[in-house]
This record gives sequence, structure tokens and C1' cells, in this order.
RNA sequence: GCCCCUGUAGUUCAAUGGAUAGAACAAGAGACUCCUAAGCUCUGGAUAUAGGUUCAAUUCCUAUCAGGGGCA
Repeated sequence: GCCCCUGUAGUUCAAUGGAUAGAACAAGAGACUCCUAAGCUCUGGAUAUAGGUUCAAUUCCUAUCAGGGGCA
């Protein structure tokens, strides 16, 4: 330098064009307990960025950014 893959919550993953982006763990609160832990209930939190297509985009297209892999 060229090609390919990936980017969603603090972390690991769903959602393959349609109504409020969901789960587990983690965090916070409550209740329970003599106290702590475990278990129970509740709460907050996310689509890498910018454009485009579409009635409608996490999803499709383009560029950029970041990470990974391959070739030279």
C1' cells in the first nucleotide's frame, strides 16, 4: 500500500427493514437478617461518527475513525 471481518449498556451477547433496542452479569436502592453474604423486588444506563436510500434504518449504501486478520 491492497483486500477481508468487526464496532449495540461498565462487560458478554441478542434484535436480518416495522410499533417502547432486550437478556445475563456488574452498579444503585428497597425488603429480609443480630450483621454480612446468597437468594427476592425495583431503578438507571447503549446502536463508533457523518451523510445517503426508504413511509420507516441497529439492519441496506458511501466516506471517515477505531480494533483484528491476510497478502506484498